[in-house]
About this RNA: Predicted 3D model of a 1545-nucleotide RNA (small-subunit ribosomal RNA) from a Verrucomicrobiales bacterium. The sequence is in RNAcentral, with records from SILVA. Its mean pLDDT, the model's own confidence on a scale to 100, is 84. Lineage of the source: Bacteria > Pseudomonadati > Verrucomicrobiota > Verrucomicrobiia > Verrucomicrobiales.

RNA sequence: AGAGUUUGAUUCUGGCUCAGAACGAACGCUGGCGGCGUGGAUAAGACAUGCAAGUCGAACGGGGAACUUGAUAAGCUUGCUUAAUGAGUUCCUAGUGGCGAACGGGUGAGUAACACGUGAGUAAUAUGCCCGGAAGAGUGGGAUAGCCCAGGGAAACUUGGAUUAAUACCGCAUGUGGCCUGGCGGGAUCGCCCGCUCAGGUUAAAUGGUGGGGAUCGUAAGACCUGCCGCUUCCGGAUUGGCUCGCGCCCUAUCAGCUUGUUGGCGGGGUAACGGCCCACCAAGGCUAUGACGGGUAGCUGGUCUGAGAGGAUGACCAGCCACACUGGGACUGAGACACGGCCCAGACACCUACGGGUGGCAGCAGUCGAGAAUCAUGCACAAUGGGCGAAAGCCUGAUGCUGCGACGCCGCGUGGAGGAUGAAGGCCCUCGGGUUGUAAACUCCUGUCAUCAGCGAGUAUGCCGUUGUCGGUUAACACCCGGCGGCGGUGAUAGUAGCUGAAGAGGAAGGGACGGCUAACUUCGUGCCAGCAGCCGCGGUAAUACGAAGGUCCCAAGCGUUGUUCGGAAUCACUGGGCGUAAAGGGAGCGUAGGCGGCGCGGAAAGUCAGGUGUGAAAUCCCGGGGCUCAACCCCGGAACUGCACCCGAUACUCCCGCGCUAGAGAACCGGAGGGGAGUCUGGAAUUCACGGUGUAGCAGUGAAAUGCGUAGAUAUCGUGAGGAACACUAGUGGCGAAGGCGAGACUCUGGACGGUUUCUGACGCUGAGGCUCGAAGGCCGGGGGAGCGAACAGGAUUAGAUACCCUGGUAGUCCCGGCAGUAAACGGUGCACGCUUGGUGUGGGCGGGUUGGACCCCGUCCGUGCCGGAGCUAACGCGUUAAGCGUGCCGCCUGGGGAGUACGAUCGCAAGAUUAAAACUCAAAGAAAUUGACGGGGACCCGCACAAGCGGUGGAGUAUGUGGCUUAAUUCGAUGCAACGCGAAGAACCUUACCUGGGCUUGACAUGCCCGUCGUACCUGCCCGAAAGGGCGGGGUCAGUUCUGCUGGACGGUGCACAGGUGCUGCAUGGCUGUCGUCAGCUCGUGUCGUGAGAUGUUGGGUUAAGUCCCGCAACGAGCGCAACCCCUGUGAUUAGUUGCCAGCACGUAAUGGUGGGGACUCUAAUCAGACUGCCCAGAUCAACUGGGAGGAAGGUGGGGACGACGUCAAGUCAGUAUGGCCCUUAUGCCCAGGGCUGCACACGUACUACAAUGCCCAGCCUAAUGCGAACCAAACCCGCGAGGGGGAGGAAAUCGACAAAACUGGGCCCAGUUCGGAUUGGAGGCUGCAACUCGCCUCCAUGAAGUUGGAAUCGCUAGUAACGGCGCAUCAGCUACGGCGCCGUGAAUACGUUCCCGGGUCUUGUACACACCGCCCGUCACAUCAUGGAAGCCGGUCGCACCCGAAGUGCGUGAGCCAACCGCAAGGAGGCAGCGCCCUAAGGUGAGACUGGUAACUGGGAUGAAGUCGUAACAAGGUAGCCGUAGGGGAACCUGCGGCUG
Repeated sequence: AGAGUUUGAUUCUGGCUCAGAACGAACGCUGGCGGCGUGGAUAAGACAUGCAAGUCGAACGGGGAACUUGAUAAGCUUGCUUAAUGAGUUCCUAGUGGCGAACGGGUGAGUAACACGUGAGUAAUAUGCCCGGAAGAGUGGGAUAGCCCAGGGAAACUUGGAUUAAUACCGCAUGUGGCCUGGCGGGAUCGCCCGCUCAGGUUAAAUGGUGGGGAUCGUAAGACCUGCCGCUUCCGGAUUGGCUCGCGCCCUAUCAGCUUGUUGGCGGGGUAACGGCCCACCAAGGCUAUGACGGGUAGCUGGUCUGAGAGGAUGACCAGCCACACUGGGACUGAGACACGGCCCAGACACCUACGGGUGGCAGCAGUCGAGAAUCAUGCACAAUGGGCGAAAGCCUGAUGCUGCGACGCCGCGUGGAGGAUGAAGGCCCUCGGGUUGUAAACUCCUGUCAUCAGCGAGUAUGCCGUUGUCGGUUAACACCCGGCGGCGGUGAUAGUAGCUGAAGAGGAAGGGACGGCUAACUUCGUGCCAGCAGCCGCGGUAAUACGAAGGUCCCAAGCGUUGUUCGGAAUCACUGGGCGUAAAGGGAGCGUAGGCGGCGCGGAAAGUCAGGUGUGAAAUCCCGGGGCUCAACCCCGGAACUGCACCCGAUACUCCCGCGCUAGAGAACCGGAGGGGAGUCUGGAAUUCACGGUGUAGCAGUGAAAUGCGUAGAUAUCGUGAGGAACACUAGUGGCGAAGGCGAGACUCUGGACGGUUUCUGACGCUGAGGCUCGAAGGCCGGGGGAGCGAACAGGAUUAGAUACCCUGGUAGUCCCGGCAGUAAACGGUGCACGCUUGGUGUGGGCGGGUUGGACCCCGUCCGUGCCGGAGCUAACGCGUUAAGCGUGCCGCCUGGGGAGUACGAUCGCAAGAUUAAAACUCAAAGAAAUUGACGGGGACCCGCACAAGCGGUGGAGUAUGUGGCUUAAUUCGAUGCAACGCGAAGAACCUUACCUGGGCUUGACAUGCCCGUCGUACCUGCCCGAAAGGGCGGGGUCAGUUCUGCUGGACGGUGCACAGGUGCUGCAUGGCUGUCGUCAGCUCGUGUCGUGAGAUGUUGGGUUAAGUCCCGCAACGAGCGCAACCCCUGUGAUUAGUUGCCAGCACGUAAUGGUGGGGACUCUAAUCAGACUGCCCAGAUCAACUGGGAGGAAGGUGGGGACGACGUCAAGUCAGUAUGGCCCUUAUGCCCAGGGCUGCACACGUACUACAAUGCCCAGCCUAAUGCGAACCAAACCCGCGAGGGGGAGGAAAUCGACAAAACUGGGCCCAGUUCGGAUUGGAGGCUGCAACUCGCCUCCAUGAAGUUGGAAUCGCUAGUAACGGCGCAUCAGCUACGGCGCCGUGAAUACGUUCCCGGGUCUUGUACACACCGCCCGUCACAUCAUGGAAGCCGGUCGCACCCGAAGUGCGUGAGCCAACCGCAAGGAGGCAGCGCCCUAAGGUGAGACUGGUAACUGGGAUGAAGUCGUAACAAGGUAGCCGUAGGGGAACCUGCGGCUG
């Protein structure tokens, strides 16, 4: 610090996800030790049991025990025991009393608050214990617990009587002092505060406890003196509180108004104290957009986590504050409480009970149950620290110190170290060579941490306690007491722990996760879209580095992973630090309130700001330095820091404020012209329609074509007259005006704004603008008019599969006017308003100035407006570019992934339609912008092709052949499937082939190699039996080679077994190779350079030209490669060479005839080498080009004709059955052999062919002329036989030598338009040939038979010249042949092409795109099904809150108090005072009622989301086939359609 993920690729926007750190965690697997921390986050749920607050006998009376002792009594063991009793000492103690119990400890429910934090204030306050100071403590009294007696009760407890003490309670005195009032003085300035030799009034106590003591007094107790402790009053201090204020402190406006003790005053009450805190009266205030009130959530802070920081999140442990203590209410006591382990009441719950009644409160420490993913011991000790009490010893202390449990966290340590290569074994992989695990192990030599065992053994105690010595203080005192120093003794939970020493032995101690990318680490097997994985992208459908396992590797390590949560990454809420033309985002527009911001100069003040200082910012934490535990974690010390707040003193540039001025901003006055700016009134002409009249006749209208419609009752057309409504042609212009919406005939009236010019004036008067107000197209609504045309709805006609549409004929609302509502649009420049600054060019509207002119023009300058192009700059790009989307400032509005959704609910507005405001659950890993390359378009331009057209002949109809589908079958083997499968693989299925089926057999196999054994009388030949054969069984014959010779070697054969063979079994979607196709189309690329952020572009585009990316020219390109062309072959002309088997002109011979013979090379021909053609020449056009048109010559002319040759690539095209080949599968069978059958089956359908339907024909006869090829298990002549197929025969021929009638054509004759002398299917019969064998299932011949068919619907194929068409011939395969197929050859030999509009295919450029699996694309909505979340909903069930009323406990207060009462007064009566009781106010809980808010649930219902293969259509993306979209209204199964207005996206 970034990375993955939208695309074919790219840039951007944008979300999602990951890597980091952290945690009071939990879960999974695993687990050696120690240190330090930490541990009920959920049910503030309920709790058994124990403990957590007592202490003081030096406050008091009593009780008890022990000891000492006196006297008495009894027993007797005569010095002991017992009993009661006196005195003394010590100890314990229920009760009274004092102090404490308000601290400490727990929890976080409540609380959005002066609760907390921070800083102030208190002149409005309290403070027990503690400290300092001053003064005092005199004198009396009456009770009451306890104890005792009696009673009630199960208990808890309680009633009555008698008696008693105090540091308990009460009266009086004293008054330093305090308080109140008044006076005086001083201070302060909001009310007040301080002081005094002042005056008046008022106000306290316990001489109490204890230690010691010489003199004096006293019988004694004691008085007295003295120490300590205690008591009272006051002042001060310290500490700790109370109260008040400034500032800070979560979400929600779908909470906008709240408030009646409310706000203030007067008086009073109350409090320690201010205060509506409370009460009576008076006034009507108070709070709120700077967010009141309401709702939700929450203890706050120091800090903690994260982060570079700013920030965000959080508030466990530790520390400060607050709140609470079963729930609610209340007070009492007290210095302090409205009181966790106190009281009273109510409620819920639980327990005890004798049923009458009682008791309880773990959110103290342990512990239990419950709920939960989840959180410990019912431990030890008061030794230390701290707290309470006490004079002290001491007691108490679940505070605390320790231990235990838990890997919960942090930190440390170990599980060994060194050496060790036959690189052991085993595992895994393997190309079988090896590699890896791996120095790892074994083995050798060491070490001894931790754990284990044994021994020694702390510190925390420098404390505290007792005792003692000494010094000092106190004192009358060498007593006592206190303090300092010293001696001695005692005191440890942790703990026999830490630590140290020794012993033994590598001995006891490693796991978890990951390994497709992100992200470090790869192989094998298993599985086969299954099982599963997954944080995101995504893996898995038979070779998975992604699942599971294994080996290996990587990362951490006593842990490792997972889950959850927080921050980070995320600049993804942007203060630091983002945006808004098209990605999400500018409000429809204006006016303007609050607010924010604001020109120049001077002066003042000093709020902001800046500097210094002071106080504070607790400690801990963090950081730095140092120190202590062996280190570290941890702890200690010091510093810094705590970015804050307050105060003081300064500074005054900037901002604010105050004052004075200025004119550059803004405004005003004057002059001037421009304008569809607005409102009202009036007027006008053209056109449509209608009405009337005239002329006139059969149509009009309408469309792609039609029809509905109108018209003989006279339309349309045409002329005239009239009516009525609406809109204003041309002018008209990226021209004008307006804020926007918007505004277009003319005139008049009223009226707004802008602009130009000139000077004058005001003097910052300004900009923006949340709310608010106003305006606001079309459509719509209400009321009233109007209604020509147009025209939602509606009706009809067409179209169509349908057509609720597009088209047509009609047509109502509406469109128009007046009044009112509505308030929305693609209300768009998709660009808020204002101001300033920043190169230019060129139009145009309005004005002014200058030059010039006679003048309009024209030119120059300038201001305002409105366009285009473009620089810098900006931008993701497109683009913007002085009219900014540039550079800046101010203010407003808005955005934060897509869908859900501009929806629901709520609220406001509206007559309604609806508008505005505006979520969530759930779901997705994207949605998107711009640009790029393709592909595509029922887009455009150009061009080509038998693509169409023009022609010729076919197919589709018939019969047959053949292939395919289908059906059938035991099997009908398999493959090929649009073009580019279908006379295809197959250039030969009767057996074989053959892969299929049935049946019979074989098992190292039909075939290969190796090992082992045997034989060499082998191999081979042969006989017999069973059998359909294969096969099985039994015989006979039959003398390999070499050699170092019982043997060995080689070879052959056989046998058994093992390795293996074999497989036309699967996968062409694992492959090689080959092939088809686009397409012989002209294309496809690269290097360098350049342009672009980039994908990419350029080159290759453009202008010409070509068959061609062929060539030329131009050009940020210059070159190059694969293709094209050429080079190769055949053919067309000629030459040369050669001359047999070919040829025969001339010469010669010969025949019935023939190059038959001699001979010849002239010719043809053969087959080799050359020549020839190159736009070379001429003319014309064109750019002096390429090239094109014409011409000459030439056998051939512009590629002469044909062939071979097929760029980058596409179709996962075809082929595992041609061969090869990975993987998988079979192994007495999926291999091999054999017989028979099948591949030929037949209701059908299709493709490809043949033969025809006839007269351009058929039949008969005659007759002319080929070429390619083939031939030895072959081709076969002559001749003979047969009607023929064929048979016999065999000359000749391994071939220019021999072998084959070429046919059509042509000549002559017949047929005469007929299902025929056409046609030949089918069938019967008779034959021939091949072959082991023609039944299934061959071909041919002859005789007979003589089917369909009379030119073929929709549709469709081939062909542009030696082509089509027609005719025959040859060859491969092959025994034969189903060949009519295929491949070739020659013969005869046409027609047509105007042309490129259309169909199909292709090429180039361009355009649009929501496509990229690329239009066979994408994609929308209804319906149906499933699942999920959610809205509405009659109701039903809760929660919270306030209101009204009823009832009303305890309790304070007030009133009353006839009952009761010790202290004071009084002789008494009685009084003062008090208590009970009663009443009143308030009031918790409870009840009733009507509500508000908020949940849950619900018949039914609405839409939404999601879901490999459902239904209907085709709305959108291309001109998406009616351009789309926005608003609105109506309509329709649905997407949608239509009307009106708007936008261009």